[in-house]
Context: one part of a larger RNA
RNA sequence: GGAUGAACGCUGGCGGCGUGCUUAACAUAUGCAAGUCGAACGUGAUCCAUUAGCAAUGGUGGUGAAAGUGGCGAACGGGUGAGUAACACGUAGAUAACCUGCCCUGAAGAGGGGGAUAACGACUGGAAACGGUCGCUAAUACCGCAUAAUGUCUUUUAGUAGGGAUACUAGAAGAAGAAAACUCUGGUGCAUCAGGAGGGGUCUGCGUCCGAUUAGCUAGUUGGUGAGGUAAAGGCUCACCAAGGCGACGAUCGGUAGCUGGUCUGAGAGGACGAUCAGCCACACGGGAACUGAGACACGGUCCCGACUCCUACGGGGGGGCAGCAGUGAGGAAUAUUGCCCAAUGGGGGAAACCCUGAGGCAGCAACGCCGCGUGGAGGAAGAAGGUCUUUACGAUCGUAAACUUCUUUUGUGAGGGAAGAGGAAGGACGGUACCUCAUGAAUAAGUCACGGCUAACUACGUGCCAGCAGCCGCGGUAAUACGUAGGUGACGAGCGUUAUCC
Numbered sequence: 001g002g003a004u005g006a007a008c009g010c011u012g013g014c015g016g017c018g019u020g021c022u023u024a025a026c027a028u029a030u031g032c033a034a035g036u037c038g039a040a041c042g043u044g045a046u047c048c049a050u051u052a053g054c055a056a057u058g059g060u061g062g063u064g065a066a067a068g069u070g071g072c073g074a075a076c077g078g079g080u081g082a083g084u085a086a087c088a089c090g091u092a093g094a095u096a097a098c099c100u101g102c103c104c105u106g107a108a109g110a111g112g113g114g115g116a117u118a119a120c121g122a123c124u125g126g127a128a129a130c131g132g133u134c135g136c137u138a139a140u141a142c143c144g145c146a147u148a149a150u151g152u153c154u155u156u157u158a159g160u161a162g163g164g165a166u167a168c169u170a171g172a173a174g175a176a177g178a179a180a181a182c183u184c185u186g187g188u189g190c191a192u193c194a195g196g197a198g199g200g201g202u203c204u205g206c207g208u209c210c211g212a213u214u215a216g217c218u219a220g221u222u223g224g225u226g227a228g229g230u231a232a233a234g235g236c237u238c239a240c241c242a243a244g245g246c247g248a249c250g251a252u253c254g255g256u257a258g259c260u261g262g263u264c265u266g267a268g269a270g271g272a273c274g275a276u277c278a279g280c281c282a283c284a285c286g287g288g289a290a291c292u293g294a295g296a297c298a299c300g301g302u303c304c305c306g307a308c309u310c311c312u313a314c315g316g317g318g319g320g321g322c323a324g325c326a327g328u329g330a331g332g333a334a335u336a337u338u339g340c341c342c343a344a345u346g347g348g349g350g351a352a353a354c355c356c357u358g359a360g361g362c363a364g365c366a367a368c369g370c371c372g373c374g375u376g377g378a379g380g381a382a383g384a385a386g387g388u389c390u391u392u393a394c395g396a397u398c399g400u401a402a403a404c405u406u407c408u409u410u411u412g413u414g415a416g417g418g419a420a421g422a423g424g425a426a427g428g429a430c431g432g433u434a435c436c437u438c439a440u441g442a443a444u445a446a447g448u449c450a451c452g453g454c455u456a457a458c459u460a461c462g463u464g465c466c467a468g469c470a471g472c473c474g475c476g477g478u479a480a481u482a483c484g485u486a487g488g489u490g491a492c493g494a495g496c497g498u499u500a501u502c503c
Base pairs, nucleotide, nucleotide: 001503002502003501004500006499007498008497009496010495013373014372015371016370017369018368019366020365021331026329027328028327030326031325032324035072036071037070040069041068043066047062048061049060050059051058052057079283080282081281088208089207090206091205092204093203094202095201098200099199100198103196104195105194106193107192109190111145113143114142120135121134122133123132124131125130152175153174154173155172156171157170158169159168160167161166181188182187209255210254211253216246217245218244221243222242223241224240225239226238227237228236258280259279260278261277262273263272264271265270285306286305287304288303289302308320309319310318311317337363339362340361341360345359346357347356348355349354376407377406378405379404386398387397388396389395390393412440413439414438415437416436417435421430447492448491449490450489451488452473453472454471458487459486460485461484462483468475469474
């Protein structure tokens, strides 16, 4: 000098665009953050019309709340960086060892049956959470049967490729295995196989902090055979066998740390960092486990243990998880609103209308940062008053500064008009915002730090090694340009200075 997610002191007019718990992965009141589908299914509150009846009530037709079965989603999106020195990440590859819902393309299908169950009703347990028994009912829920190959499995023939285990291609024989309907008749779905796209799993080479005042480490350990397991290779797991494997090219142990694209600095080489944005990983009160599913070992799912906390009719019971968005307490030098909207972009469901969406779009707060604008322009010497200094007077300086004259209106205030963002009639949270026009009046708007040298900027008074200053050198003990105040001056300017950290 540059930089910062900064903080502190003094000061503070506006706008645009960004950014905003770096500390306690501490605890959390309250609200919201994941639903949707009646064109899968059975109920059906309410209301309306009509009809029988004096009425209660009943019949018929419509409407369709609310749960429930079922489907898809909830594994995305959003948060955090605790753990992790590791195939976690980066990069280049491998998969002859793999999976893939929704989407796209192609091929060939959907025949015929069955038994339940929730909702509901009756009875009933419990304070509640939540249940129990009996009875009724539907489906794209569930289960047999049929049909089926280029698919799967078993056996087998030939060819090609490979060092080989084997793989691929072309055949042969056998075995097992599918389906669901709805509809507004346009379609939408269902089941099987093949291919694609996108997404993932696994493996490998290389790279990735500090410590040797850590030198030895290792029994599923290293390898083999066989088996199990997985979508899948593999000590991944197990039985048996062998005795191996790693290490000064730093194993093991300890400390620290999410990694990267990048950011800051620097002429570069390098050094430091990894906020915001983007990619990957890990985690979801601490620990463990599986279930469902195409996908989880699952932030707003389940089960178990633990700590904490809440409810209770105290019994043996029951509930909870903000590292989602706001908000609260605590910690801290320190970090915002319990806001508006789904109008746009995107996501989930739906044929659609539409519903949901604290993703997102916006607004609010904060000079926290960057950028831009303003606080007036021109003229104006009686060089006014006043302050300060001095050789004390026709003195110097503040100083064209002010007054005064004139001009302008960015900004401010008031009034009127008023968007784009919405591809097609309508539909905009932002927003009566941006912007435009008119009126008004210099009107509403300047500070901070320094002035001994480094280093731009000096005098007076006070103080008297005191009070104090200070980045370094150093100032202060009676004329201090170094302390304090004043005048003046210098630098930067809605900021200025200090502190901290990096280069």
A computed fold for a 503-nucleotide part of an RNA from a metagenome, annotated as small-subunit ribosomal RNA, 5' domain. The prediction has a mean pLDDT of 85. The RNAcentral record of the full RNA draws on SILVA.